[in-house]
RNA sequence: UGAGGGACUCCGCCGAAUUCAAUUGGGGAAACUCAGUUGGAGCCGGGGACCCAGUUUCUCUGGGGCGAAUCGAGAUCUGCUGAAAGGCAGAUCGAGUAGGGCAUUCCCGAGCCCGAGCCCGUCAGCUAACUCGGUAGGCGGAAGACGGAAGGACCA
Numbered sequence: 001u002g003a004g005g006g007a008c009u010c011c012g013c014c015g016a017a018u019u020c021a022a023u024u025g026g027g028g029a030a031a032c033u034c035a036g037u038u039g040g041a042g043c044c045g046g047g048g049a050c051c052c053a054g055u056u057u058c059u060c061u062g063g064g065g066c067g068a069a070u071c072g073a074g075a076u077c078u079g080c081u082g083a084a085a086g087g088c089a090g091a092u093c094g095a096g097u098a099g100g101g102c103a104u105u106c107c108c109g110a111g112c113c114c115g116a117g118c119c120c121g122u123c124a125g126c127u128a129a130c131u132c133g134g135u136a137g138g139c140g141g142a143a144g145a146c147g148g149a150a151g152g153a154c155c156a
Base pairs, nucleotide, nucleotide: 009142010141011140012139013138014137018041019040020039021038022037023036024035025034026033027032042135043134044133045132046131047130052125062123063120064119065118066117071096074093075092076091077090078089079088080087081086099114100113101112102111105150107148108147109146
């Protein structure tokens, strides 16, 4: 000097997932701080009438919820059937894709990324009153976070 890794602080991103108070325990000389529990505020989701909508399910192609995360050409394998070609069903992978995200907001253009996973348990359309729950987790950056055109907040 460079590369890689870790910790803290700060600044941000996805997401509803933030904040206040009390209390218990730990750390600290203190101020405070970390974790748990309880309650509130804010934000988010489910259930739930009339009316409206719907024609499905009841011995199964069960049905439904959170979420952007749906649909999938095609390929391979397994089983059944068939003389064979092929057909049917299931599983795995899956090019793409509905859709979603990217440093104030919107629009236009460009580029990059995601396109998962989980839950209820035979049951749920919408839905006022009412009622039940969640408030996690995972990442990036070190002075810039693409360009243009608008608008706006705030401050003086």